Predicted 3D model of a 1479-nucleotide RNA (small-subunit ribosomal RNA) from a metagenome.
Its Rfam family is "Bacterial small subunit ribosomal RNA". Its Rfam clan is "SSU clan".
The sequence is in RNAcentral, with records from SILVA.
RNA sequence: AGAGUUUGAUCAUGGCUCAGGAUGAACGCUAGCAGCAAGCCUAAUACAUGCAAGUCGAACGGUAGGAUCAGCUUGCUGAUCUGAGAGUGGCGAACGGGUGCGUAACACGUAUGUAAUCUACCUUUAACUAAGGGAUAGCCUUCCGAAAGGGAGAUUAAUACCUUAUAUUAUUAAGUAUCGGCAUCGAUAUUUACUGAAAGCCUUGGCGGUUAAAGAUGAACAUGCGGGACAUUAGCUAGUUGGUAGGGUAACGGCUUACCAAGGCUACGAUGUCUAGGGGCUCUGAGAGGAUUGUCCCCCACACUGGUACUGAGACACGGACCAGACUCCUACGGGAGGCAGCAGUAAGGAAUAUUGGUCAAUGGGCGCAAGCCUGAACCAGCUAUGCCGCGUGCAGGACGACAGCCCUAUGGGUUUUAAACUGCUUUUAUACGUGAAUAACAACUAUUACGAGUUAGUAGCUUGAAUGUAACGUAAGAAUAAGGAUCGGCUAACUCCGUGCCAGCAGCCGCGGUAAUACGGAGGAUCCGAGCGUUAUCCGGAUUUAUUGGGUUUAAAGGGUGCGUAGGCGGUUUUUUAAGUCAGAGGUGAAAAGCUGGAGCUCAACUCCAGUCGUGCCUUUGAAACUGGAAGACUUGAGUUCAGAUGAAGUUGGCGGAAUGUGACAAGUAGCGGUGAAAUGCUUAGAUAUGUCCCAGAACUCCGAUUGCGAAGGCAGCUGACUAAGCUGAAACUGACGCUGAGGCACGAAAGCGUGGGUAUCAAACAGGAUUAGAUACCCUGGUAGUCCACGCCCUAAACGAUGAUUACUCGUUGUCGGCGAUACACAGUCGGUGACUUAGCGAAAGCGUUAAGUAAUCCACCUGGGGAGUACGACCGCAAGGUUGAAACUCAAAGGAAUUGACGGGGGCCCGCACAAGCGGAGGAGCAUGUGGUUUAAUUCGAUGAUACGCGAGGAACCUUACCCGGGCUUGAAAGUUAGUGACGGUGUUAGAAAUAGCACUUUGAGCAAUCACACGAAACUAGGUGCUGCAUGGCUGUCGUCAGCUCGUGCCGUGAGGUGUUGGGUUAAGUCCCGCAACGAGCGCAACCCCUAUGUUUAGUUGCCAGCACGUUAAGGUGGGGACUCUAAACAGACUGCCUGCGCAAGCAUGGAGGAAGGUGGGGACGACGUCAAGUCAUCAUGGCCCUUACGUCCGGGGCUACACACGUGCUACAAUGGUAGAUACAGCGGGGAGCGAUCUGGUAACAGCUAGCCAAUCCCUAAAAGUCUAUCCCAGUUCGGAUUGAGGUCUGCAACUCGACCUCAUGAAGUUGGAUUCGCUAGUAAUCGCGUAUCAGCAAUGACGCGGUGAAUACGUUCCCGGGCCUUGUACACACCGCCCGUCAAGCCAUGAAAGCUGGGGGUGCCUGAAGACUGUAGCCGCAAGGAGCGGUUCAGGGCGAAACCGGUAAUUAGGGCUAAGUCGUAACAAGGUA
Repeated sequence: AGAGUUUGAUCAUGGCUCAGGAUGAACGCUAGCAGCAAGCCUAAUACAUGCAAGUCGAACGGUAGGAUCAGCUUGCUGAUCUGAGAGUGGCGAACGGGUGCGUAACACGUAUGUAAUCUACCUUUAACUAAGGGAUAGCCUUCCGAAAGGGAGAUUAAUACCUUAUAUUAUUAAGUAUCGGCAUCGAUAUUUACUGAAAGCCUUGGCGGUUAAAGAUGAACAUGCGGGACAUUAGCUAGUUGGUAGGGUAACGGCUUACCAAGGCUACGAUGUCUAGGGGCUCUGAGAGGAUUGUCCCCCACACUGGUACUGAGACACGGACCAGACUCCUACGGGAGGCAGCAGUAAGGAAUAUUGGUCAAUGGGCGCAAGCCUGAACCAGCUAUGCCGCGUGCAGGACGACAGCCCUAUGGGUUUUAAACUGCUUUUAUACGUGAAUAACAACUAUUACGAGUUAGUAGCUUGAAUGUAACGUAAGAAUAAGGAUCGGCUAACUCCGUGCCAGCAGCCGCGGUAAUACGGAGGAUCCGAGCGUUAUCCGGAUUUAUUGGGUUUAAAGGGUGCGUAGGCGGUUUUUUAAGUCAGAGGUGAAAAGCUGGAGCUCAACUCCAGUCGUGCCUUUGAAACUGGAAGACUUGAGUUCAGAUGAAGUUGGCGGAAUGUGACAAGUAGCGGUGAAAUGCUUAGAUAUGUCCCAGAACUCCGAUUGCGAAGGCAGCUGACUAAGCUGAAACUGACGCUGAGGCACGAAAGCGUGGGUAUCAAACAGGAUUAGAUACCCUGGUAGUCCACGCCCUAAACGAUGAUUACUCGUUGUCGGCGAUACACAGUCGGUGACUUAGCGAAAGCGUUAAGUAAUCCACCUGGGGAGUACGACCGCAAGGUUGAAACUCAAAGGAAUUGACGGGGGCCCGCACAAGCGGAGGAGCAUGUGGUUUAAUUCGAUGAUACGCGAGGAACCUUACCCGGGCUUGAAAGUUAGUGACGGUGUUAGAAAUAGCACUUUGAGCAAUCACACGAAACUAGGUGCUGCAUGGCUGUCGUCAGCUCGUGCCGUGAGGUGUUGGGUUAAGUCCCGCAACGAGCGCAACCCCUAUGUUUAGUUGCCAGCACGUUAAGGUGGGGACUCUAAACAGACUGCCUGCGCAAGCAUGGAGGAAGGUGGGGACGACGUCAAGUCAUCAUGGCCCUUACGUCCGGGGCUACACACGUGCUACAAUGGUAGAUACAGCGGGGAGCGAUCUGGUAACAGCUAGCCAAUCCCUAAAAGUCUAUCCCAGUUCGGAUUGAGGUCUGCAACUCGACCUCAUGAAGUUGGAUUCGCUAGUAAUCGCGUAUCAGCAAUGACGCGGUGAAUACGUUCCCGGGCCUUGUACACACCGCCCGUCAAGCCAUGAAAGCUGGGGGUGCCUGAAGACUGUAGCCGCAAGGAGCGGUUCAGGGCGAAACCGGUAAUUAGGGCUAAGUCGUAACAAGGUA
């Protein structure tokens, strides 16, 4: 110091979360020791038991008991001494200890004051301590009671009580003098009068008592300032505020009473409600702050709850009293007793917090002369890892980097791992034994010294330890007694395997898990900390996320709708003065502890001690006078006034005007009008609409008109009068800071709406009808009421927007425009005020703003602090209502939102292309058949391919085989391949069982080589197998598609905070990101094109198997032969085409229905060739391959079956429906290819398929091979036909072990549907479509009408780009980015959650009225008691508590009800995002 998380990416805003520190903690796992601390945070709940406050015989009387003595009645009496307990009396018990209920207060903190006060014990000073008296407890006797306790009688003492004397600087009253102060007054000195004291004990040393003064200590009161929440608490107050008098108090005071006055507090927050002990400190933080108040210290409050006083120096009293109440206990039922928030302890509550311990040795307290007694204060010990600190669990060496194990692995190895073993060393700690402190100084007593003296002071001696035989030290043996927890996806240090398979689970946030999980669980390994480690809870930090330091408000949350103005805040120039703020010096205080710094003591540290510093504050005092404030003056520039001038849709209220609209009347006129995308409703022959004339009505003001003007905003528009207001300019006469802002307050405030009364032409919510639609409570149409208009009164809200508060000052320019001034002027670099555009600096997240700031500064006000819930609920105020203003929480999410970027998309735009449309030609969709698919069926109908981009596709050949499927029969190192021992040739023939595989039997043969050995076969055993099983969403390779579309990128530079942009956009051009021009770009790459192949022309070379012009031979004919290279052709090389030339246009690139030349002309035609990428596209069944799965089977062999099924649906084809045709006959012309288990001529047979014999050919030679359409001739005559050929019957041919399931072909016979095909849809732009045949692969044969090639014949049409589809570029909008097959809204239905309302039910605190009223206090009082003082009793007042009543406030709960939130796959629609289809 930051990090993660909104996005495809970016910047900024903004929340959530994490890393740190801390704790009186708790929980989980684990645990060796020591030291120092800490330890009921909850129930101020209830408490058994013990202890926690006594002491004094040197205040008093005196008992039981004991001892001694005496007497004698020998068990009693007396005397003396001693003397517990209890009692009187004194002091203490008001300290110490506990708790935090109450308290928002002079309770606390701090600083002052008391001239308004008290103070026992202690210290100092002064004086005194005289004389008397009567009681009473105890004791004794007796009575009542269960007890607690109480009553009566007799008797007694005091340092108890009472009377008297004396007395000061005491008290009270009246004076005098001096001094002081702060108003009342105070101090000192002094005079007179009045009143008021005492206590003795005694060891003779002493200890006490009284009065007065002073000190110290403690206490009391008063005041300034400071520190909670809520305004959804705005008014509170009758002893209340003040005065006078009396009372009361230690003392001032409404503290109390009577009377008088009517005050007092409050927006600087009264009153009320809620919460809370306050501080020193503690935690955190850089600090400022924030949080906290346990332990320790100071103060306060309380002691079962409430009240009350007594005693006393001190209490309204924790271990005292009285009363009331609740609760508990005892009881003989009549009455009594009690108060752990003291120390232990118990129960309960709770996540949770200890022993019914030891000692007064020390420190401290009470009493006492003292010894001493008491002390759960205190000191110690016990329990607890609760925290902090320290120590240890060993150290060194030791590699074959050992063996084994776990784990991983590419099987080579890696890792655990110097770790261990092993060798050497050490002994802290633990254990055992031993030695053994300090804390102890006092006091008392004894001795002694000093001084004048002594229980004065000093010195010495003696004595005292709970902790404790503890700390510490020594000795002994021995590595011996001692390691875990969490984590390992990112943040955040640390990675692999297995298991699991959106399951189980994890998770602080983001998020993991759906078969290869570094995120779940286990393991191995690693990382971090370590006697601890994690989790949870809470606080601060990070968070500048409440911003004083240190934030914001155009669009992210946030400027009030606007003005006027109160309080408040702020305020121009200058002089004098003051000293409140401010600054400086000094003094006091700011307790100790803590913190910091420096030392010191425990072996170190924690801890403790000493010293210093700090404590930012408050008070007092002295000084300064710049600034702010106050006072007194002056000024003119801020502000205002005056005069003059012009300006405007500024406002209010009258008058007037024309156009339009509508109604009405009349005229004229005829069949429609109106309305829409198209219609219909509606109006109209009872005469509409359209046209003309006239009357009436209400509302709004065309053109001018604008980027204009005016107004505070809302808003304001025909012309004109009256009244009112405003800003502006010019002049510079007047006032002299009069100013700015503005919480509350007041006023204004569009539209809609409300009330009363008018008015109502148009338009038009609601409503009605017509359309549209799946629906259409809408959009469109026809009507139409409130309303729209006026007057008066309300409402008070708007995207009331410039989404930009008001005021002032300053800060570059350019260019319009409005109102003035200057000016003769239309010129003008002038000037003031408004209103616009662009722009510099600057600012801003950016878009943008930019003298009209969102710049630079100042003042004041308003507002914001994640999204939703919600501008909702409740409350209050306002309103007639509608509603408005103010304005939460529970709960829920990790985002919501801004600006910009790149894409994608749009029923956005522009430009362009394509058989995309259009123009044409031919098809498909209807029929029959073939083939593929779906579906169904089946034992199986194997599998894959599924919009375009599956469906005559993988398959370019399913009868067996293929074959992967089904049924059945077999095999298990296996059907195949490799290695190896061994054996043997292999093989062939026959035969048995069987469906075959297979198993067996018999016969035959005995390989090559000289040999080693080789080939082949069998073969035990072993190592390898095998899988068309799964995953194409783990992959390679290959492929389809966008698309042969023109795109996709990079380097450097530049621009931008950045994502990104530029380049690649623009203007042209092209088939093309093709080229040219321009340009912050300059270049380059992959694509395009070209290079390659075929084809179109030619040349050269070559001339067999091809060719044959000329020559010759020759045949029925034939390049058949000699020969030839001319031609065709073959197949190699080359030429040729490049807009190269001309013309026109153009800057150029280029274009042209132009021209020349040329076989070919603008890419000549065709092919191969497919950028970055997209579709998790296809393929694990071509192949390869990770992982998973099967192993007498999911492998493998065999027989048979199936893949060929068939109600049906779809795709692709073939054949047709006929005359541009069919049939029959005759006849012509190709090219690509194939051929040895082959092609097979000719000939013969058969109607034919084909068969038989066989020539030739390993092919430019022979064969397949007939090309067909075409042409010629004949026939058919429009029919279900001489069209069409399905289907079926019969007979054959061929292939093949085998044609039943299930082949093709031939012949004869049969002769179905079909007469040109609905919606819709496909192909094609030239040698193309259409049409005609031929060949080949696969292949025994063939279901081929398929696929791939080949040639023959050979068209039509394209105006054009509006529309459909697809694509490219630019631009625009976007809430999309899985990218429109996107996103997303609301009702309803279901579950869960919290909340509001609610008849009621119930609880709480506080106040108030009335009644009652204990103890106590105050007060009154003839009887009774007392000599008296006085008391009892009985009244009155006050008051805790209780009862009754009516209200207010705050909670809980509730049938029902309301909306809200959340929840993978519910229903209905499609509101929003694109012009979102009605912005």